């Protein structure tokens, strides 16, 4: 000293990418902006540059010498000129030193360029320091200058004069240099070094203030450089070979010096997979940023080195340059020009244009620091020091502090009579004064020096005195006064991520870093209020590191996620058994040198603090040298046998190659028998066949493949290998322990092998069979099926080199529990067994995301190789290599997405499997679909045909009943606080009745005129004002409630425990059983809840209690249970009883339960009903009702009249009635249940053919009334569109009602349609059921073929679960999860 988060899914774990939070910057942009300190500031065009400045200095080197001053003289115009001398020193020139430093830039450079460490026995070094020696005597010129020329200019020519510390000889000279010797010593070597001898060669300059400063030769030092070497230093192999001065040698040249540095000759080398060469990019480092570190990125500022100076080339001078502000040449560009010719180089400081997102003043002074020259004063210095500009960075400060609640107004918002929030915030009171403004002080520190004078000594240094030097700057700092006065913004508020509401908008406008927001209730857009974060800044963009263990040395992987090479042999390389001796390269330790300073760490100091600055310290993990250690690795020597190999002896195999050979089958040919088909398919057809097929028998030929054995088997390195036999070749295992003695493992390149298809040449060709042809199938069918059929399939030789070449698992070695098979060998053996090698299954530990692996590892270790780094683009393009070609190998990018993926989980789904159920099918009965009518719907029409319902689960549904009303629709006429509710004020009637106008609403007139009261008022009606009413207007996708449906299907869950990293699983699975998750048994589960069942109602039996309005057996009575009487029976309705597999037998597991039987009215749920789990369908309903939001308000409200909802080419659903004789008609005769009845049901009687009417008893009902039909008996009809059927229509009537025209029901007479049992298809029903017959009720004035109930008559059939539909449980697959009406591919179009 190490932090994570979002995003793949319905959910989970993993893999994996993308994205975010952090830090940083020479930054830029947007909004905003008070002050100061310290830094930084062209990253782009090494683009072009106007103008000033940036390198000069020395008269104590030299000749000349201006201004000025002094002296002397002359002329004299008396204050001027000239001459001589002196002082003086400007300045051009000669000469010296310096312009090679300082300053700028990063173009080039992949290099000894840089860094680091060594070396030069192969070198130089002006000025400086310190030694030694010397300076003798001569000479010849030349600038300046003068004169004369040329030129526009730059500049330049000729002649003549002159000086030097300028130049040249001569002399002198060694410790210099060179050559030749002698001696010593050192070095790996070339060679160095010391002493010594001889010969040859080389020097100088003076000036002066007399102190000194210079000069020449030479030794040493210091400083600065030159050269060489080790190591390190970016990317690309889709750059693999490069190289002729190239590599080396010899001679020569050249250099300060080594060297192919250059040259002549000789040799043929040198570099390179440890990456040469080539291409791209780049100045390198100290350091800086980031990071836990290792690393990664970077090389602004400051410091070191290098390179460059418009571009390219070249030398000169010099100690030093191949020279930024020197020279020459060339190109380009700019400028001047008299057109002949010239001048220039800001990558110095400022500045300009240009480029760009973008980067400053044509400032001050040399006061300090430093540099050049000078003896010095001094001069020069855009180095440097300061100032200016810019929030560009960083550090510090401020924009006030304390108190102050009616928590005001106002804004915003909500839970909206009232709260909440902005908010102690403001106002107000008191206080302070950093900053600001005004005034004053302050030569602040930074100054040290230098001149002059004096002094000391070690004689060029110190001390004293005096004079003098500050750009910044009257700045910092200090004091006084004034007054809260002069000073706050930016971004964000869906999650990540701190911070929420309202309005607007309505997949629009827009947002967005990722996921994603926006389609009418947006915390995600825009605005507002509020909040959060940071703050003179805040956001955005760009770039780098981090997070990213996402290139993994630290620190990853490769069965299925991306990833093991198809296999072997083997080169380089990497790695390597046991013992011993040695060495010291690696390794470890001590010491020494170096690792510049700055930076960084820590400590301290000091500017008021901090940043900045100063001092010290650690560190700089590195390199070099030296000494020591010797375990390990490496090198060398010796030995060993266990790794490896050899030998010997058995043995195994479908290992390989070549030859010979066999039978079955197939096809073909020939012949015989034989006759009409064969063949083929789901069914067919094409095809073959009377010219004799198929079938069958015999013979012959051809090619290919090898049945049984045969296997969960064997062999091989992989691909792969199968009739028999022979020959040859190779391999493994076991046993023995004779031989060698580490000879080994792996293996980049390389070489070889390598299924099928394919290619070339030559054969062969029976079968099968791409392509192709035909026949089918189909909407089509370039397919699947059928008939044919060419390449090919086979052989030889050659090429190709790929596969899901798979165990999707590289090779070698060692180690790590067990159980069960099998092949080969050995030991033992009666048998069981043991050892080794192979090949399989199950499992432990461990591993793994899981599935799984598990001694044949995917475990634990070690070694080597290969490969991976999100998906798509793409194994594509380009390049190269290989190939006859096909194609193979190697192998990208642009662009695009936020995922792609693995394993497992729960569901849903499957033209997957298993088990089971249901009128699901089947077996039956009756229907629907055809006809007519009724009714609903669609469509159409209409002023309107109000609205809703839409597969099952809308359609005789909402509607249990539209002539007005209803009514929501349409037309017209009216009203506007309203038809209805609450509140306020006033009035007192209102209502009713009559009349007038009108279609009516309404308006007017007339008539009549209050009620209750606790005396406050209230009811009712009218008028008025406003709050408000009202809406069947929208949204059932904002909702409540209610309902349908799967489905009366048997399911749906929970707690605790257990298992799993987890989603989840278990329970709920399994074996039986049931109508049932019903029960039993088993069981890591044990229990529980909602469902099932039961409890409730009706019904079936008897009992008991009670008998009126019910009943009547016995007694009496009557027309009549009418009456007396009675309550036995029927019946009614209360109560309890009864049925529980309780009993018996059998089966079953001794269970649950099933089957059969007894008894019983009823038997295994007796029959029926009510009752509907978790949930599904954004199912239905805003028009029952309620309700959020939106909308209308003289209308989308309300009143009225009339119309419409009843329309009608058509289509569908549901019903009614039929088509007839099991019937119709007529007459006669029976038998119910359940209901209803006073605005009602209505008997009887009378009238009418009838509907009905009249009159009217009874009954608020077990009392009265409504009240049966099918059926039975008899008669008739006789198979016909009829004596079936009754539609439609005409006429005449009845009833209800204000009113039957649109638009009711009924009756009589007449008319008498379709229809003769219904195509494809389809519905209901399993017993008192279907079918059939009627009755009642609700709605209702009237209107029923509908609906809801009731009773009568009363069947047929079920072998069975293959199939259709729906459902339940288990299991399996899955790329689906909006869940198969899913997902998704290709083509075309928009």
């Nucleotide at each position: 000293u190490u932090a994570g988060a979002g995003u793949u899914u319905g959910a989970u774990c993993c893999u994996g990418g993308c994205u975010c939070a952090g830090g940083a910057u020479g930054a830029a942009c947007g909004c905003u902006g008070g002050c100061g300190g310290c830094g930084u500031g062209c990253a782009u065009a090494a683009c072009a540059c106007a103008u000033u400045c940036a390198a000069g200095u020395c008269g104590a080197a030299c000749g000349g010498g201006a201004a000025u001053c002094c002296c002397g003289g002359a002329g004299c115009u008396u204050g001027c000129u000239c001459c001589g001398g002196g002082a003086g020193g400007a300045u051009a020139g000669u000469g010296g030193c310096g312009g090679a430093c300082g300053g700028g830039u990063g173009a080039g450079u992949a290099a000894c360029g840089c860094g680091u460490g060594a070396g030069c026995a192969a070198c130089c070094u002006a000025c400086c320091u310190u030694g030694g020696u010397g300076a003798g005597g001569g000479g010849a010129a030349u600038a300046a200058c003068a004169c004369a020329g040329g030129g526009a200019a730059a500049c330049u020519u000729g002649u003549g004069c002159u000086a030097a510390u300028a130049c040249c000889g001569c002399a002198u000279a060694a410790u210099a240099u060179g050559u030749c010797g002698g001696a010593g010593c050192c070095g790996c070597a070339u060679g160095a070094u010391u002493c010594u001898g001889a010969c040859a060669u080389c020097a100088a300059a003076a000036c002066u203030c007399c102190g000194g400063u210079g000069c020449a030769c030479u030794g040493a030092g210091a400083u600065g450089g030159g050269c060489u070497c080790g190591c390190g230093u970016c990317c690309g192999a889709u750059u693999a070979g490069a190289u002729a001065g190239u590599u080396g040698g010899u001679g020569g040249g050249g250099u300060a010096a080594c060297g192919g540095c250059c040259u002549a000759c000789c040799a043929a080398g040198u570099c390179g997979a440890c990456g040469a060469u080539c291409g791209g990019u780049a100045g390198c480092c100290g350091g800086a940023c980031u990071g836990a570190g290792a690393g990664g990125u970077u090389g602004a500022a400051c410091g070191g080195c290098c390179a460059c100076a418009u571009u390219g080339g070249a030398a000169c001078u010099g100690a030093g340059a191949u020279a930024c502000g020197g020279u020459c040449c060339a190109c380009a560009c700019u400028c001047c020009u008299a057109c002949g010719g010239g001048a220039g180089g800001c990558a110095g400081c400022a500045g300009u244009g240009g480029g760009g997102a973008a980067u400053a003043u044509u400032g001050g002074g040399c006061a300090a620091u430093g540099g050049g020259c000078g003896a010095g004063a001094g001069c020069c210095u855009g180095a440097a020091c300061c100032a200016g500009c810019c929030a560009u960075g960083u550090c510090g400060c401020g924009u006030g502090g304390a108190g102050g609640a009616a928590u005001a107004a106002g804004g915003a918002u909500c839970u909206a009579u009232g709260g909440u929030u902005c908010g102690u915030a403001a106002a107000c009171u008191c206080c302070u004064u950093u900053u600001g403004c005004g005034g004053g002080g302050g030569g602040a520190u930074a100054a040290a020096g230098u001149g002059c004078g004096g002094g000391a000594c070690g004689c060029g240094u110190c001390c004293c005195g005096u004079a003098u030097u500050g750009c910044a700057g009257g700045u910092a700092c200090c004091c006084c006064g004034c007054g809260a006065a002069u000073a706050a913004g930016c971004a964000u508020c869906g999650g990540c991520u701190a911070a929420c509401u309202c309005c607007g908008u309505g997949c629009c406008a827009g947002c967005a870093g990722c996921c994603g927001c926006g389609g009418u209730a947006a915390u995600a857009c825009g605005g507002a209020g509020g909040a959060u974060g940071c703050g003179a800044g805040c956001g955005u963009u760009a770039u780098c590191c981090g997070g990213a263990u996402u290139u993994a040395u630290u620190g990853g992987g490769u069965u299925u996620a991306a990833a093991g090479g198809g296999u072997g042999c083997g080169u380089a390389g990497g790695c390597g058994g046991c013992c011993u001796c040695u060495u010291a390269a690696g390794u470890c330790g001590g010491c020494g040198g170096u690792g510049a300073a700055a930076u960084u760490u820590c400590c301290g100091g000091g500017c008021u603090c901090a940043a900045u600055c100063c001092g010290g310290u650690c560190a700089c993990u590195g390199c070099c040298g030296u000494c020591a250690a010797a375990a390990c690795u490496g090198g060398g020597g010796g030995g060993c046998u266990u790794g490896a190999g050899u030998g010997c002896g058995u043995u195994u195999g479908g290992g390989g190659u070549g030859g010979c050979u066999g039978g079955a089958a197939u096809g073909u040919g020939c012949g015989g028998u034989g006759u009409a088909g064969c063949g083929g398919u789901g069914a067919a057809a094409u095809g073959c066949a009377u010219a004799g097929a198929u079938a069958u028998c015999g013979c012959a030929c051809a090619g290919a493949a090898c049945g049984c054995c045969g296997a969960u088997c064997g062999c091989g390195g992989a691909g792969g290998c199968a009739g028999g036999u022979c020959a040859c070749c190779a391999a493994g295992c076991c046993g023995c322990a004779a031989c060698u003695g580490a000879c080994g493992c792996u293996g980049a390149g390389g070489c070889a092998c390598g299924a099928a298809a394919g290619c070339g040449c030559g054969g062969g060709g029976a079968u099968c069979g791409a392509a192709c042809a035909g026949g089918a199938u189909u909407a089509g069918a370039u397919a699947c099926c059928c008939u044919g059929g060419u390449a090919g399939u086979c052989c030889g030789c050659g090429c190709a080199g790929u596969a899901a070449a798979c165990g999707a698992u590289g090779g070698a070695c060692g180690c790590u529990c067990g159980c069960c098979g099998u092949c080969c060998g050995g030991c033992a053996u009666a048998g069981a067994g043991c050892c080794g090698g192979g090949u399989g299954g199950c499992c432990a530990a461990g591993c793994g995301a899981a599935a799984g692996c598990g001694a044949u590892a995917a475990g634990c270790g070690c070694c080597c190789c290969a490969c991976c780094u999100g998906g798509g683009g793409a194994g594509u393009a380009c390049g190269c290599c290989g190939g006859c070609a096909a194609c193979g190998g190697u192998g990208a990018a642009a662009c695009u997405c936020a995922a792609a993926g693995g394993a497992a989980u729960u569901g849903a789904c499957g033209g997957g499997g298993g088990c089971c159920c249901g009128c699901a099918c089947a077996a039956g009965c009756a229907g629907u679909g055809g006809a007519u009518u009724a009714u609903g719907u669609g469509g159409u029409u209409u002023a309107a045909u109000u609205c809703g319902a839409a597969g099952c689960a809308a359609c005789g549904c909402g509607a249990a009943g539209a002539a007005c009303c209803u009514u929501a629709c349409c037309a017209g006429g009216g009203c506007u606080u309203g038809a209805c509710a609450u509140c306020c004020u006033c009035u007192g009637a209102c209502c009713g009745c009559u009349c007038u106008a009108g279609a009516g609403a309404u308006a007017g007139a007339g008539u009549u005129u209050c009620c209750c009261u606790u005396c406050g008022g209230g009811g009712c009606a009218g008028a008025g004002a406003g709050a408000c009413a009202g809406g069947u207007g929208g949204u059932g996708c904002a909702u409540g409630g209610u309902u349908g449906u799967c489905g009366u299907c048997a399911g749906c869950u929970c707690g605790u425990g257990u298992c799993g990293u987890g989603a989840g699983a278990u329970g709920u699975u399994u074996g039986g059983u049931u109508a049932a998750g019903u029960c039993c048994a088993a069981u890591a589960a044990c229990g529980a809840g909602c469902g099932c069942a039961a409890c409730c109602c009706c019904u079936a039996u008897g009992g008991u209690c009670a008998g009126u309005u019910g009943c009547c057996a016995u007694c009496a009575u009557u027309u009549a249970g009418u009456u007396g009487g009675g309550c036995a029976c029927u019946c009614u309705g209360g109560c309890a009883a009864g049925a529980c597999u309780g009993c018996c037998g059998c089966g079953g597991a001794c269970a649950a339960c099933g089957c059969g039987g007894a008894g019983g009215a009823a038997g295994g749920a007796g029959g029926g009903g009510a009752c509907g789990a978790c949930g599904u369908c954004a199912a239905a309903u805003c028009a029952u009702c309620a309700u959020g939001c939106c909308c209308c308000u003289u209308a989308u409200g309300u009143c009225c009249u009339g119309g419409g909802c009843u329309a009608c080419a058509c289509a569908c659903g549901u019903a009614a009635u039929a088509c007839a004789a099991u019937g119709g008609c007529a007459a006669c005769g029976a038998c119910a249940g359940a209901g209803g009845g006073c605005a009602g049901c209505a008997a009887a009687c009378c009238c009418g053919c009838g509907a009905g009417g009249g009159c009217a008893a009874g009954c608020a009902a077990g009392u009265c009334c409504c009240c049966a039909a099918a059926c039975g008996u008899u008669g008739u009809c006789u198979c016909a569109g009829u004596u079936c059927g009754g539609a439609c229509u005409g006429c005449a009537g009845g009833c209800u009602g204000c009113a039957a025209c649109u638009c009711g029901c009924c009756u009589g007479c007449a008319c008498g349609a379709a229809g003769u049992c219904g195509g494809a298809a389809u519905u209901g029903c399993u017993a008192g059921u279907a079918a059939u017959g009627g009755c009642a009720g609700g709605u209702c004035a009237g209107c029923a073929u509908a609906c809801u109930g009731c009773c009568g008559u009363g069947a047929a059939u079920a072998c069975g679960u293959u199939c259709c539909c729906g459902g339940g449980c288990c299991u399996u697959g899955c790329a689906c999860a909006c869940a198969c009406c899913g997902c998704c591919c290709g083509u075309c179009a928009a």